A computed fold for a 1522-nucleotide RNA from uncultured bacterium gp9, annotated as small-subunit ribosomal RNA. The coordinates come from a structure-prediction model, not an experiment, and the mean pLDDT is 84.
RNA sequence: GAGUUUGAUCCUGGCUCAGAAUCAACGCUGGCGGCGUGCCUAACACAUGCAAGUCGAGCGAGAAAGGGAGCUUCGGUUCCUGAGUAGAGCGGCGGACGGGUGAGUAACACGUGGGUAAUCUGCCCUCGGGUGGGGAAUAACUCAGGGAAACCUGGGCUAAUUCCGCAUGACACUUUCGAUACAUAAGUAUUGAGAAUCAAAGCUGGGGACCCUUCGGGGCCUGGCGCCUGAGGAGGAGCCCGCGGCCAAUUAGCUUGAUGGUGAGGUAACGGCUCACCAUGGCUACGAUUGGUAGCCGGCCUGAGAGGGCGGACGGUCACACUGGGACUGAGACACGGCCCAGACUCCUACGGGAGGCAGCAGUGGGGAAUUUUUGUCAAUGGGGGAAACCCUGAACAAGCAACGCCGCGUGAAGGACGAAGACCUUCGGGUUGUAGACUUCUGUCGGAGGGGACGAAAGCUUUUGUGGUUAAUACCCAUGAUUGUUGACGGUACCCUAUGAGGAAGCCCCGGCUAACUCCGUGCCAGCAGCCGCGGUAAUACGGGGGGGGCAAGCGUUGUUCGGAAUUACUGGGCGUAAAGGGCGCGUAGGCGGGCGGGAAAGUCUCUCGUGAAAUCCCACGGCUCAACCGUGGAAUUGCGGGAGAUACUACUCGUCUUGAGUUCGGGAGAGGAGUGUGGAAUUCCCAGUGUAGCGGUGAAAUGCGUAGAUAUUGGGAGGAACACCGGUGGCGAAGGCGGCACUCUGGACCGAUACUGACGCUGAGGCGCGAAAGCUAGGGGAGCAAACGGGAUUAGAUACCCCGGUAGUCCUAGCUGUAAACGCUGAGCACUUGGUGUAGCGGGUAUCGACCCCUGCUGUGCCGAAGCUAACGCAUUAAGUGCUCCGCCUGGGGAGUACGGUCGCAAGGCUGAAACUCAAAGGAAUUGACGGGGGCCCGCACAAGCGGUGGAGCAUGUGGUUUAAUUCGAUGAUACGCGAGGAACCUUACCUGGGCUAGAAUGCCCUUGCACUCUACAGAGAUGUAGAAUUCCUUCGGGACAAGGAGCAAGGUGCUGCAUGGCUGUCGUCAGCUCGUGCCGUGAGGUGUUGGGUUAAGUCCCGCAACGAGCGCAACCCCUACCAUUAGUUGCCACCAGGUAAUGCUGAGCACUCUAAUGGGACUGCCUACGCAAGUAGUGAGGAAGGUGGGGAUGACGUCAAGUCCGCAUGGCCCUUACGCCUAGGGCUGCACGCAUGCUACAAUGGGCGAUACAAUGGGCAGCGAUCCCGCGAGGGUCAGCCAAUCCUGUAAAGUCGUCCUCAGUUCGGAUUGAAGUCUGCAACUCGACUUCAUGAAGCUGGAGUCGCUAGUAAUCGUAGAUCAGCAAAGCUACGGUGAAUACGUUCUCGGGGCUUGUACACACCGCCCGUCACAUCACGGAAGUCGGUAACACCCGAAGUCAGUGGCCUAACCCCUUGUGGGAAGGAGCUGCCGAAGGUGGGAUCGGUGACUGGGAUGAAGUCGUAACAAGGUAGCCG
Repeated sequence: GAGUUUGAUCCUGGCUCAGAAUCAACGCUGGCGGCGUGCCUAACACAUGCAAGUCGAGCGAGAAAGGGAGCUUCGGUUCCUGAGUAGAGCGGCGGACGGGUGAGUAACACGUGGGUAAUCUGCCCUCGGGUGGGGAAUAACUCAGGGAAACCUGGGCUAAUUCCGCAUGACACUUUCGAUACAUAAGUAUUGAGAAUCAAAGCUGGGGACCCUUCGGGGCCUGGCGCCUGAGGAGGAGCCCGCGGCCAAUUAGCUUGAUGGUGAGGUAACGGCUCACCAUGGCUACGAUUGGUAGCCGGCCUGAGAGGGCGGACGGUCACACUGGGACUGAGACACGGCCCAGACUCCUACGGGAGGCAGCAGUGGGGAAUUUUUGUCAAUGGGGGAAACCCUGAACAAGCAACGCCGCGUGAAGGACGAAGACCUUCGGGUUGUAGACUUCUGUCGGAGGGGACGAAAGCUUUUGUGGUUAAUACCCAUGAUUGUUGACGGUACCCUAUGAGGAAGCCCCGGCUAACUCCGUGCCAGCAGCCGCGGUAAUACGGGGGGGGCAAGCGUUGUUCGGAAUUACUGGGCGUAAAGGGCGCGUAGGCGGGCGGGAAAGUCUCUCGUGAAAUCCCACGGCUCAACCGUGGAAUUGCGGGAGAUACUACUCGUCUUGAGUUCGGGAGAGGAGUGUGGAAUUCCCAGUGUAGCGGUGAAAUGCGUAGAUAUUGGGAGGAACACCGGUGGCGAAGGCGGCACUCUGGACCGAUACUGACGCUGAGGCGCGAAAGCUAGGGGAGCAAACGGGAUUAGAUACCCCGGUAGUCCUAGCUGUAAACGCUGAGCACUUGGUGUAGCGGGUAUCGACCCCUGCUGUGCCGAAGCUAACGCAUUAAGUGCUCCGCCUGGGGAGUACGGUCGCAAGGCUGAAACUCAAAGGAAUUGACGGGGGCCCGCACAAGCGGUGGAGCAUGUGGUUUAAUUCGAUGAUACGCGAGGAACCUUACCUGGGCUAGAAUGCCCUUGCACUCUACAGAGAUGUAGAAUUCCUUCGGGACAAGGAGCAAGGUGCUGCAUGGCUGUCGUCAGCUCGUGCCGUGAGGUGUUGGGUUAAGUCCCGCAACGAGCGCAACCCCUACCAUUAGUUGCCACCAGGUAAUGCUGAGCACUCUAAUGGGACUGCCUACGCAAGUAGUGAGGAAGGUGGGGAUGACGUCAAGUCCGCAUGGCCCUUACGCCUAGGGCUGCACGCAUGCUACAAUGGGCGAUACAAUGGGCAGCGAUCCCGCGAGGGUCAGCCAAUCCUGUAAAGUCGUCCUCAGUUCGGAUUGAAGUCUGCAACUCGACUUCAUGAAGCUGGAGUCGCUAGUAAUCGUAGAUCAGCAAAGCUACGGUGAAUACGUUCUCGGGGCUUGUACACACCGCCCGUCACAUCACGGAAGUCGGUAACACCCGAAGUCAGUGGCCUAACCCCUUGUGGGAAGGAGCUGCCGAAGGUGGGAUCGGUGACUGGGAUGAAGUCGUAACAAGGUAGCCG
């Protein structure tokens, strides 16, 4: 920086990602080289080899094989050589270094800086001195013995640089007496005198003279190496101290050698290090003790830094060496490859007893995700020994294995097409792979072959030869030159050369967003992916594959871990009103912080300087490997610590002083401040008495309850308890909780005014102490009312509730406990500063006044509104949530959980403290837009109401569900499906079923061939179809075309699926008045404003106002019909006037006035009047007018909603079928019928029915048609034909109505279902399955339960007429037309739907929402639990190894000392024994941690389980806290 909470927004907040790193591992892949790195796990166990030896110039002894010579009995034996060699031993030095590991350790272990006047130091360096003279033992060896072995025992011999005396001896050490210097002191240093004590070892080179000689040599001289003693140094080590670096307080007290002293012992050395005695201390909230974890550091990783994490390699240091204990030796160890003991384990064994310790290098097993060769060499570097040569060295240097990491190189380069093939995609045109390949021309790294071939090597030794030193010396030796020879594991490696030849060398991950990179196919919530969000349920850029692309590259991904991002523990650099977070409140301890002035010193602070801060690393410069990694040299840095010098502003310290902070004094007034004691009236209840009578009470309505034994009501009297109406007030008081009649007593605090005094005495406050509503607890009282629990009555599906009637704890008092609340201003305390306005309470001042009020003003408290500022916003705003300072408390995602365990408090209830596993990708705050509310307010609609008529009951029709069926094709399904698609199912339609058939197919276009085809006849067949026969074409510009058949192909066909892939169309909200935009303004933003408000309207209609001004889609208007008039035009229409004619009729002439027709106009706009109103507008039996306030009706349907409906109207993507899911055909079905529902028709009758007579329409339709007239038939209808392509003819009698008559209330002269018979018509055909006619039959039904529908005027109701579809018709449907023609609307409480405003919200798939708890099931982690198993650290006691120390030492004893000479004794030493301590072990009771545990408890999670409805809206009883 990004993703992720939301419909969207801002914030808070967690989770996740992109980066870097890695001792890594895993998956796929793998050409070369360089430099590094490589058991993180089992400090598990180890076979085998090697890893520490060396010195013969310290010492004694001393082989063998082999070779040679001699002898030989040929078996052998002697000598020489091998060889003073090997091997072993004594002795010296080294095995305390080097190498490994990180178990333990929270410690002076480490780091850093100091101290040691409290110390040691082998080898090395420098300096001084010395090295005389004796003695003794012992291994090896030999003899004997024991043992399986390891090994041991005894006798005997022997050497030394082994051991032991003696001498000498100091400046050493001890001590005595002084002196000087230093030091805080103990004391230290230097120095003078005296006394006591203590040394030594030899080896070797050379040498002229002299001496000795066992003839080897020695003395002597000289040199070298040693030895002894002392001083100093270097390096090393020990001890002490300051400071620094982990977690836990659910570890708060720890400690008996403990703290100190005196004395002693011990140590190299200080010291309780140890011991005796004495004292009672010591550590701890600045975290003792306990528990957990861990080696520490230089550094490494990360980070801008500050930090955080780590401590592998390299370097420093510590600790450890199978586990535990112990000492010995030594300069150094309590000792990795030494010793002793104990334990576990392994091995050997003759069972008696022994041996061993890879956390050295390799290697093995095991563990594990995982970590190498049983290599070479001492060539170099370093170490040990040695005089040296040299030997040893798994240190080291090299090589090997491993892409484990870093770095470098290569896998070729150039040219090469409007671009091969293949593959993939495609809109079928093409595109991509792609200059990529092929092909041409080159190059030659790496690898492979051949050849050459290093640096690392210089020392040392050696040959020859100088110079200098030493010395008697030209000798030896030493130092330093020159010179000869000699030494390489790596390695025939690096490097170089030659030839060959593009030849041998590319993969991995990713492609939904974050995050660079897109398409096809497969799959179909499957298989799978996934870091987070999330993909997958038939069009998946997210799964799998292909193509293509992106990234990195000998690697690429994944996983783990660390830091970063994360300002997400915030020192740098966060917060706490509502998101997590202010302690319920006060007093106050420690601590932190603290007013003005002056002086001092200089701790903090600052400056300079010195020391240190190892090297490596990091950084810079230069240099070496061809570069780089890597390495070398130099510099810088090392922010730290310490010493010294200086500065003194600030802080701290100290001394002095001041008054403003704080406090004291005096005078006032205010107050439900607290405690106690009294007292008052009203009211409720109860008791007594009176009056009085049938109810009272209670509720939504009731009931339980009370009452004729007299209630309620009312009057009087009395009892008792609790609470204090009015005043009363965002008034007062108190720290908070809280405090309310009145009076008194005691008492706390604040405020105002005034003077003097004290002189910083202050603020905050971890722990601590106190106070602390209600409920609750203990004991004792009290008890009127109220009232958990409980009882009853209701309500309800239930009602353990809400409502009602009762009612006990309790509420009250006293004493004690509890200690919590939504203890809230959800806002800790204190101080200071920062524009204002307006109330209110207390106390003052000023002005004015006679006085009060008003007015101005100060301090203190308490409210409201608001500036700047702050805030995520809401909001806060001198009473801050502003600006600063000080101190305290608290927070760090949600759930689990304020739970568990532990501790502590409590009588209990419970409080305080307070986790984890596991789980989720969020949980939240504020605000926005919607939606919703059994929220509010406004308004509208046949929404209710007021009316009229229906439906729901009957029969029938139609549709649908269901059921049946071979099929009963399909769709539509709350409103918004159900007389709907269908405005015509007998065949057809037809999509369904059964059977029979066809396969380029039933239709179309193009191409080729042919010339038919059509038609007719016969036969078979149910038909499709097949077979046979007959018959043969038209046009022509002669090219061909029309038509048909056959053929090939491109192509067909599908009412098969998906309306949730779509277009188009449609329904619905709704003809509701809304829905938006541009610019501006406001807001961080979503968004708001405009569009809200006040009016008005049918209307977002208009007016006014307004940070808005305008505009668009809607409304309205423009369009059509209708109502009036005018103009124009009169045939098929009309007939007033004129004329003619008829039985009659516009029948005819004439005419176009009227009606009408159909075209164009007019007319209506609240224009006028009155009233109201600012206006818009509203009202008026107002005027005028045919019409009056959109006149009536239609067409017209905003943004959008319902994944609404339709793939079966049509179109269309994808999928599916292709001798079938296509096509043809016959028959059947869509009409089946116990039944439910919907829409209708006809009725139930007299406002009616039958019969007779009679009047008045409009819209339509008509040539495969409407059909007059006439004739026939009872009729449906038939025959005949006129007229009409229609203002002409036909359909065509309209019916209700009117007049007359019959019926007289009944299952009827109502009603017509059903059934029988006979017919008519249409049609190829009326069986399934048509309509109609006539005769006969005459069912249910007597006005319809709950409920429900339509309609506000030419409407409802009622009456008929026409049309589409159509051969006919199931039409009683639909769509139109006219005739007759009502009733009612008080009103908006309620039902339904809608619009605007506002409010709440935990809803946003939007209340058909969300969501809680029990129960049931599955899984997971956790707690408790009778117990049980184990770990750890202590304690008490028992036992007590090795060993040090102490004692003893009757047994043993060379050198040395004494007495003495004896195979003696003593001294001394030792074995042994004893004692203290003491590891492991045993016993015991506890502590603590963990495993497991029948059962049990809650918790979490889990598409569709059960019960209810608690919460979110007034959530239907407001919610919530204790």
Notes:
The source organism's lineage runs through Bacteria and uncultured bacteria gp ensemble. The sequence is in RNAcentral, with records from ENA and SILVA.